The RNA shown here (c-di-GMP-I riboswitch aptamer) has 77 nucleotides and comes from a bacterium. It matches the Rfam family "c-di-GMP-I riboswitch aptamer". Its family is annotated with cyclic-di-GMP binding in the Gene Ontology. It was read from a public genome assembly, where an Rfam model found it. Model confidence (mean pLDDT): 78 of 100.

[in-house]
RNA sequence: UUAAUAUAGAGCCAAACCUGGAGAAAUCCAGGGACGGAAAGCUAAAGGGUCUUCCAAAAAGACAGCCAGCUGCCAUU
Numbered sequence: 001u002u003a004a005u006a007u008a009g010a011g012c013c014a015a016a017c018c019u020g021g022a023g024a025a026a027u028c029c030a031g032g033g034a035c036g037g038a039a040a041g042c043u044a045a046a047g048g049g050u051c052u053u054c055c056a057a058a059a060a061g062a063c064a065g066c067c068a069g070c071u072g073c074c075a076u077u
Stems, first nucleotide, its partner, number of pairs: 003077003012037002017032006035065001041070003047067002049063005
């Protein structure tokens, strides 16, 4: 440096749900919470897929914890 692995250590993130707020909605933000995750990091017309529908009715919006792509820490072999 590359590949594989999640056994160890130190850590990280955070589902459902509750409270407050934004939005028409999907959903998002903050706090609590912890189902889980070896990338639960990033990428949303420029890979696919799924969801929502106020309006200006064929556009607009949302989801990365659906698949996928890109990048990365420690340890062991």